[in-house]
Context: one part of a larger RNA
RNA sequence: GAUUGAACGCUGGCGGCAUGCUUAACACAUGCAAGUCGAACGGUAACAGGCCUAGCUUGCUAGGUGCUGACGAGUGGCGAACGGGUGAGUAACACGUAGGAAUCUGUCCAGCAUAGGGGGACAACUUGGGGAAACUCAAGCUAAUACCGCAUACGCCCUAGGGGGGAAAGAUGGGGAUCUUCGGACCUGUCGAUGUUGGAUGAGCCUGCGUCGGAUUAGCUGGUUGGUGGGGUAAAGGCCCACCAAGGCGACGAUCCGUAGCUGGUCUGAGAGGAUGAUCAGCCACACUGGGACUGAGACACGGCCCAGACUCCUACGGGAGGCAGCAGUGGGGAAUAUUAGACAAUGGGGGCAACCCUGAUCCAGCAAUGCCGCGUGUGUGAAGAAGGCCCUCGGGUUGUAAAGCACUUUCAGUUGGGAAGAAGGAUUUGGGGUUAAUAGCCCUGGAUUUUGACGGUACCGACAGAAGAAGCACCGGCUAACUCCGUGCCAGCAGCCGCGGUAAUACGGAGGGUGCAAGCGUUAAUC
Numbered sequence: 001g002a003u004u005g006a007a008c009g010c011u012g013g014c015g016g017c018a019u020g021c022u023u024a025a026c027a028c029a030u031g032c033a034a035g036u037c038g039a040a041c042g043g044u045a046a047c048a049g050g051c052c053u054a055g056c057u058u059g060c061u062a063g064g065u066g067c068u069g070a071c072g073a074g075u076g077g078c079g080a081a082c083g084g085g086u087g088a089g090u091a092a093c094a095c096g097u098a099g100g101a102a103u104c105u106g107u108c109c110a111g112c113a114u115a116g117g118g119g120g121a122c123a124a125c126u127u128g129g130g131g132a133a134a135c136u137c138a139a140g141c142u143a144a145u146a147c148c149g150c151a152u153a154c155g156c157c158c159u160a161g162g163g164g165g166g167a168a169a170g171a172u173g174g175g176g177a178u179c180u181u182c183g184g185a186c187c188u189g190u191c192g193a194u195g196u197u198g199g200a201u202g203a204g205c206c207u208g209c210g211u212c213g214g215a216u217u218a219g220c221u222g223g224u225u226g227g228u229g230g231g232g233u234a235a236a237g238g239c240c241c242a243c244c245a246a247g248g249c250g251a252c253g254a255u256c257c258g259u260a261g262c263u264g265g266u267c268u269g270a271g272a273g274g275a276u277g278a279u280c281a282g283c284c285a286c287a288c289u290g291g292g293a294c295u296g297a298g299a300c301a302c303g304g305c306c307c308a309g310a311c312u313c314c315u316a317c318g319g320g321a322g323g324c325a326g327c328a329g330u331g332g333g334g335a336a337u338a339u340u341a342g343a344c345a346a347u348g349g350g351g352g353c354a355a356c357c358c359u360g361a362u363c364c365a366g367c368a369a370u371g372c373c374g375c376g377u378g379u380g381u382g383a384a385g386a387a388g389g390c391c392c393u394c395g396g397g398u399u400g401u402a403a404a405g406c407a408c409u410u411u412c413a414g415u416u417g418g419g420a421a422g423a424a425g426g427a428u429u430u431g432g433g434g435u436u437a438a439u440a441g442c443c444c445u446g447g448a449u450u451u452u453g454a455c456g457g458u459a460c461c462g463a464c465a466g467a468a469g470a471a472g473c474a475c476c477g478g479c480u481a482a483c484u485c486c487g488u489g490c491c492a493g494c495a496g497c498c499g500c501g502g503u504a505a506u507a508c509g510g511a512g513g514g515u516g517c518a519a520g521c522g523u524u525a526a527u528c
Stems, first nucleotide, its partner, number of pairs: 001528004006524005013375006019368002021333001026331003030328003035078003040075002043071002047069003050065007085286003095210006103203002108199007116150001118148002125140006156165003170191006178185002212258003219249003224246008261283004265276004288309005311322004339365001342363002347361001348359004378408004388399004412469001414464005422455001425451011472517005477498003483512005493500002
């Protein structure tokens, strides 16, 4: 000099854009953060409507009816493995980079083939029981895209010689004939279902090289190193097991100890290098602590389960409940770090045919000079060089064109009026094309109408008033730009280094003046 996720002191007008627990991976009150689908299913607790019945006060009350819109709880599907947080652990194939072969991959895309015929349950519900509660037990009834056989098997799997094994589910929109038990069959569209091939994406595994300090850590190792055979896995492999051999690593630093998430990057520097790993992005690891598996395409799963432990809470003492390193917020720790805000309008995600629902992801607003950038705090004129202050050799000098005065301007803030873009979509209707037996329906693509904004009456534009509301901080002995007076008297104090102060201190304290930066300025800490 540059820099910072900074803090502290003094001061503080506005805006834009960023950033904001670096400490206790300490403990957490409260609310929210993952749901959705009635176009899979049986149904109907609530709401609204229709219909029926009764009462009357004649438009209300009560009851019934799933008939309709819808829908609590339940079965079922998909999602919950993403997104979000943190950096405790980890010196390691964790990460970076370059390769590899023995693998899996829901949804998505493309291709081929198929969806025949049956069965038995379990919730919900009803009844009864236990419990303080959490919850739970028994009996009975019932549906499905839930579950289980049978049939079929081009391709698929096992065997490699015959042979053996393996699947499925329907829902919904529309419809001219024909049939009909008036439910539908049948035709057709859409969404699904099953098998399989390829792709895409994602993931698992292996290897070369790189990756902090300590030798006051020199030896380490028994599934250890390799082989054979097996088990296991999606998959190679001591990953695991039996047997056999005695190997394997190490001064090119093994082992041990300490420290640490890694990278793109960031800071600095002419570079080489050094330091660092906040925000943003990629990867990894973790989710009160330790262990375990289940489900599933995917987890050994932050807001799932089980066991053990510590802690907190409830209890009728028998037993139960919990996990903010999600967003806010609280206590604590600390020099120190924000709102228990708004919205799904946009972008993205989950579910759904869709409408739509959910989304503390996200977008936004609030707080903080924490940082960067921009703007303002007026402009011109004005010598009687006013008054006052300070200094003085008492002549004067300086503050100083500074002020006052005069003439202007009105950024920003204030008041008031107008006012975007961020909106793509959706709904209704109507053309064209495709599908189709079809002018239904559905899909694609145009037109018209209507509708959707948290931010926010925001950005921006205009009007009004009046210089009106807006400057401080540090320093002035040398380094280092900037000097005098008074007070003090080795005291009080200053100080980054040299040093200053013991009666004329440009070095302490105050004042006047000056210098440097400026909504900041200094100090401290840290890095180059």
This is a predicted structure of a 528-nucleotide part of an RNA (small-subunit ribosomal RNA, 5' domain) from an uncultured bacterium. It matches the Rfam family "Bacterial small subunit ribosomal RNA". Model confidence (mean pLDDT): 88 of 100.